[in-house]
Context: one part of a larger RNA
RNA sequence: AAGUAACGAGAGAGGGGUGAGAAACCCCUCCGCCGAAAGCCCAAGGGUUCCUGAGUAAAGCUAAUCUGCUCAGGGUUAGUCGGGACCUAAGCCGAGGCCGAAAGGCGUAGGCGAUGGCCAACAGGUUGAUAUUCCUGUACCGCGUCUCCAGCGUUCGACCGAAGGGGGGACGGGGAAGGGUAGGCGAACCGUGGCGAUGGUUGCCCACGGACAACCCAGUAGGGCGGAUCCCAGGGAAAUCCGGGAUCCAGACAGCCCGAGAGGGGACGUCGGUCGCUUUUUGCGGCAAGUCGUCGAUCCCAUGCCCCCGAGAAAAGCCUCUAGGAAGCGAGAACGCGCCCGUACCAAAACCGACACAGGUGGGCAGGUAGAGCAUACCGAGGCGAUC
Numbered sequence: 001a002a003g004u005a006a007c008g009a010g011a012g013a014g015g016g017g018u019g020a021g022a023a024a025c026c027c028c029u030c031c032g033c034c035g036a037a038a039g040c041c042c043a044a045g046g047g048u049u050c051c052u053g054a055g056u057a058a059a060g061c062u063a064a065u066c067u068g069c070u071c072a073g074g075g076u077u078a079g080u081c082g083g084g085a086c087c088u089a090a091g092c093c094g095a096g097g098c099c100g101a102a103a104g105g106c107g108u109a110g111g112c113g114a115u116g117g118c119c120a121a122c123a124g125g126u127u128g129a130u131a132u133u134c135c136u137g138u139a140c141c142g143c144g145u146c147u148c149c150a151g152c153g154u155u156c157g158a159c160c161g162a163a164g165g166g167g168g169g170a171c172g173g174g175g176a177a178g179g180g181u182a183g184g185c186g187a188a189c190c191g192u193g194g195c196g197a198u199g200g201u202u203g204c205c206c207a208c209g210g211a212c213a214a215c216c217c218a219g220u221a222g223g224g225c226g227g228a229u230c231c232c233a234g235g236g237a238a239a240u241c242c243g244g245g246a247u248c249c250a251g252a253c254a255g256c257c258c259g260a261g262a263g264g265g266g267a268c269g270u271c272g273g274u275c276g277c278u279u280u281u282u283g284c285g286g287c288a289a290g291u292c293g294u295c296g297a298u299c300c301c302a303u304g305c306c307c308c309c310g311a312g313a314a315a316a317g318c319c320u321c322u323a324g325g326a327a328g329c330g331a332g333a334a335c336g337c338g339c340c341c342g343u344a345c346c347a348a349a350a351c352c353g354a355c356a357c358a359g360g361u362g363g364g365c366a367g368g369u370a371g372a373g374c375a376u377a378c379c380g381a382g383g384c385g386a387u388c
Stems, first nucleotide, its partner, number of pairs: 012030006031385004039365004045346002049344001050074006059067002079140002081342004086117002091112003097106003121138005141338005147333002149330001151329002159325002164321004172308004178301003183295005189210006195203001211270002215265003222258004226249007234242002271290001273287005309312001351360002367379004
């Protein structure tokens, strides 16, 4: 320079509390803002920022009793969620090997590697802070066992079974119709509460509510598939499997496979609102309605169906075949066992931008009125009033 510029998009007011001190902290009331977000859940990234108590020198564009700040203590609980003890993709590593003055490069077998495949848990409650992890209730998966037990079997061989064969997994783009569910809306029906500051309001009045999973049983709407016998030089051994051929039967309203949802159970439960007792915390106990109609998804059936050409991963799990093994196997019951890592908190003031920065950041959820609409406007749940 100068007490100048600036104090980084934005609505606050009143009352009460705490305190040495309050425009900013806490509580209440009113007002305002977002509402395909400025709400809720997750991936990445961050790494204690989470919760509680204490504090105010610094950080906070002002103050601060407040804080993502300082100090202390506490907090993350899993057979089933995500990852590993399973699989493979691009890519990477790479025994031998090939190449190269050296360093090293490439690469077979083999391995690593999710953003993909496979894979068994739901509902409610609970903490100041975790919960599909704790608790309650009800399930499911794998494995084991002195046990109980139907059945089958020891060469007339039950059962197991490949690091091998085959099937399957298994996939593109566009389009359309159908069946459902979530959810919404309405209700003169059901339940709880209300009866009017000002004329009316016991009425077809007003406000709110009318909820629920995995799993088990069963197999619907719908979609798909012909069956049997014999023969064979293919599937680098074998095969009853796959493939090829022949014959017979059938060509269906049959049979088999897949398959939402609904129904019944789960549930004599939970939730729900209210009442009583109890010393507040808290605990105990009693009892509400829990239906009907309508609209209806971008979700499920569906990796389905139809059409098209540019013809649209792999491997394992799984099924089957034999090679081989084989004296016990075993549905079911009961009981038992189930490892390692992650799990707090933030999704923007906690990540990337030197900052508590008007920028950037992938996925999921998707209420009401008007509307073609996830536009737009106003609202709900929920969240905020943005540090002078």
Large-subunit ribosomal RNA, domain III from a Pseudomonadota bacterium, 388 nucleotides, folded computationally. The full RNA is in RNAcentral, with records from ENA. Its Rfam family is "Bacterial large subunit ribosomal RNA". A reference for the family is Cannone et al. (2002), "The comparative RNA web (CRW) site: an online database of comparative sequence and structure information for ribosomal, intron, and other RNAs", BMC Bioinformatics.